[in-house]
Context: one part of a larger RNA
C1' cells in the first nucleotide's frame, strides 16, 4: 500500500422495478459437446466460447482419411556440368487422374570466345497449417467510454510510503467552483474529425419545373429557366447568450421568450495506467525444438454434411390486430461489363428465346407491411408448413454421397411453452420489407447496412448483479 467482508456511508449504470416483446415446449437451420467413424482437420470454452475464426466445405478451398505418384521436388535465388532458341510444347497412346510414352510446327543474338532464355543431372539455400501464445512481435476479447492512473518539485514519515488525487457544493467526467502544505504538469474526460436535424451562399447536369412558349392519348418530352426540391462546396447557428427564482461560487430549476433545434440536439469514430501467464506460431512474422524418399508435394476419391443423444443462437409457427384471393400506392441505401436488364414473345411456373439501355443522379435490378373490396367464422381448420412421393429449371468439367429455384401431389409436431432466462428508455423495442460483401452456384433463417409503419413504462433505489469515490476490519498478498 493493496485486496477482500452475508461491514458503513455517498453516487451511478435496462442492474432491479414499471412496462412492451422473447428464449426455455414444437418443426427446421445453424454452432457446440458427445458418440460414432478410415477421417468424421484445427483452434474458440464462465461472464470475455458455441450463426466465433468460416464476408460462401460439390471439385478446388483442404490443413483430415484411403489410394496412387515424386524426391531440386508445386514455387523462388546462387553455382558447375551437359543439350537445345524460346515457345502454345498441339496431336496421339496407356492411365482413375497425377503422370509416362510419342514428339508434329518453329528456330534468339554474336566483335564466333560466348551471352540472354529453357530444360535435364548434381549441389549450396528448400518445403512444413508439424510443437511451443507459458520463449515473443504484432493485433483483439474484457472490465469499460468506468473515471480513474501518474509525474516533477516541495512538504510530512527511520522506512515501505503519504500529501497533492483528502473535505464541502456541483457535474455525464479526477466536469468545475470553493477551501486546503502543496504548487504546477502528463496520459485519460471534454473540445478538435465524420455523419443527421435548420438557414444563407456559391454552382447547376443526368436531377428539379414556378412562370414563358411547343407538343403528346399520356410523360420535364422539347425550347428555354435557375425560382423550388435535390446534388455537393463553404458559411452561419446553441454559448445557459437572455429573463424569473435558488446559490459565495460553480452551478441547478422554469408547460420563459426566442428558435429547426435548449442546457451533453441525437448517432459515430475516438479505448488512459493496467488486469485475466485472456485469445492467436492456422492470418502474418518470429526464438527454440522436431520431420527431410517425408510430419514435404502432385493426383483421384472420400471426410470436414455422420447421429441413441445434450446445451448455445436463430427461423417458421400455434391463428380471426389472422389467413387467402382481386385491386392499388409510398422509400432509403447500394450494386451492374464474359455485369444490370427495360419491352416482346414461350412456358402454370423456376427459366428461355430474341431485343434495347446502362462503365450509370440519364438505363437497369427494385419494395412489403399499409389501404380498398370480397371469401374463411374457431375447427389440428382456407392455422401450420415439416417429411416423403413425382415432374422439371438454373449453375457448373461434374449436383450419389453433398446445391439452390420451380410446379404437382403428402401434408407431421404444434392449440402460447416447467424451474428459470434475455433484449430495450424514442423514431428506441415491436414489426415490414430492400440492398451489400463473400459468390460460377449455395445449403443466407448468418453477417453489415437501408430506410416504411411505430408505441408501452420508469413510484423509486429496499432488493439482486456490475461499478466508481470515502470510511472501517483482517490471521490474506
Nucleotide at each position: 500500500u493493496g485486496a477482500c467482508g452475508g461491514g458503513g456511508g455517498c453516487c451511478c449504470g435496462c442492474a432491479c422495478a414499471a412496462g412492451c416483446g422473447g428464449a426455455g415446449g414444437a418443426a427446421c437451420a445453424u454452432g457446440u459437446g458427445g458418440u460414432u467413424u478410415a477421417a468424421u482437420u484445427c483452434g474458440a470454452u464462465g461472464a470475455u466460447a458455441c450463426g466465433c475464426g468460416a464476408g460462401g466445405a460439390a471439385c478446388c478451398u483442404u490443413a483430415c482419411c484411403c489410394g496412387g505418384g515424386c524426391u531440386c521436388g508445386a514455387a523462388c535465388g546462387g553455382c558447375u556440368g551437359g543439350u537445345g532458341a524460346a515457345g502454345a510444347g498441339a496431336u496421339c497412346c496407356a492411365g482413375a487422374g497425377a503422370u509416362g510414352g510419342u514428339g508434329a510446327c518453329g528456330u534468339c543474338c554474336u566483335a564466333c570466345g560466348g551471352g540472354a532464355c529453357a530444360c535435364c543431372a548434381g549441389u549450396c539455400g528448400a518445403g512444413g497449417u508439424g510443437c511451443u501464445g507459458c520463449a515473443u512481435g504484432g493485433u483483439u476479447g474484457u472490465c469499460g467510454u468506468c473515471a480513474g492512473c501518474u509525474c516533477g518539485u516541495g512538504c510530512c514519515g527511520u522506512g515501505a510510503g503519504g500529501u497533492g488525487u483528502c473535505g464541502g457544493c456541483u457535474c455525464a467526467a479526477g466536469u468545475g467552483c470553493c477551501a486546503u502544505a502543496a504548487c504546477g504538469a502528463g496520459c485519460g474526460c471534454a473540445a478538435c474529425c465524420c455523419u443527421u436535424g435548420c438557414c444563407g451562399u456559391c454552382a447547376g447536369u443526368u436531377a428539379c419545373c414556378a412562370g414563358c412558349a411547343c407538343g403528346c392519348a399520356a410523360u420535364g418530352g422539347u425550347g428555354g429557366g435557375g425560382a423550388c426540391u435535390c446534388u455537393g462546396g463553404c458559411g452561419g447557428g446553441a454559448c445557459u447568450g437572455c429573463c424569473a427564482c435558488c446559490g459565495c461560487a460553480a452551478g441547478g430549476u422554469g408547460a420563459g421568450a426566442g428558435g429547426a433545434g435548449g442546457g451533453g440536439g441525437g448517432g459515430g469514430a475516438u479505448g488512459a495506467c493496467g488486469u485475466c501467464a485472456a485469445a492467436u506460431c492456422a492470418g502474418c512474422a518470429c526464438g527454440g525444438c522436431c520431420c527431410u524418399u517425408a510430419c514435404g508435394u502432385c493426383c483421384g476419391g472420400g471426410g470436414c454434411g455422420a447421429c441413441a443423444c445434450a446445451c448455445g443462437u436463430g427461423u417458421u409457427a400455434c391463428a380471426a390486430u389472422g389467413g387467402c384471393g382481386g385491386c392499388c400506392a409510398c422509400a432509403g441505401a447500394g450494386g451492374g461489363a464474359u455485369a444490370c436488364u427495360a419491352c416482346c414473345c414461350g412456358g402454370c411456373g423456376a427459366c428461355g428465346g430474341g431485343a434495347u439501355g446502362u462503365g450509370a443522379a440519364u438505363c437497369u435490378c427494385g419494395a412489403a407491411a399499409a389501404g380498398c373490396c370480397g371469401c374463411c367464422u374457431c375447427a389440428g381448420u382456407u392455422c401450420g408448413g415439416a417429411u416423403c412421393g413425382g415432374a422439371g429449371u438454373c449453375u457448373g468439367c461434374a449436383a450419389c454421397c453433398c446445391g439452390a429455384c420451380u410446379c404437382c401431389g403428402u401434408g407431421a409436431a404444434g392449440c402460447u411453452g416447467g424451474a428459470u432466462u434475455c433484449g430495450c428508455u424514442a423514431g428506441u423495442a415491436a414489426u415490414c420489407g430492400c440492398g451489400c460483401a463473400u459468390c460460377a452456384g449455395c445449403c443466407a433463417u448468418g453477417g453489415c447496412g437501408c430506410g416504411g409503419u411505430g408505441a408501452a413504462u420508469a413510484c423509486g433505489u429496499u432488493c439482486c448483479c456490475g461499478g466508481g469515490c470515502c470510511u472501517u476490519g483482517u490471521a490474506c498478498a
A computed fold for a 477-nucleotide part of an RNA from an uncultured rumen bacterium, annotated as small-subunit ribosomal RNA, 3' major domain. Its mean pLDDT, the model's own confidence on a scale to 100, is 83. Its Rfam family is "Bacterial small subunit ribosomal RNA". Rfam links the family to the GO terms ribosome and structural constituent of ribosome. The RNAcentral record of the full RNA draws on ENA and SILVA.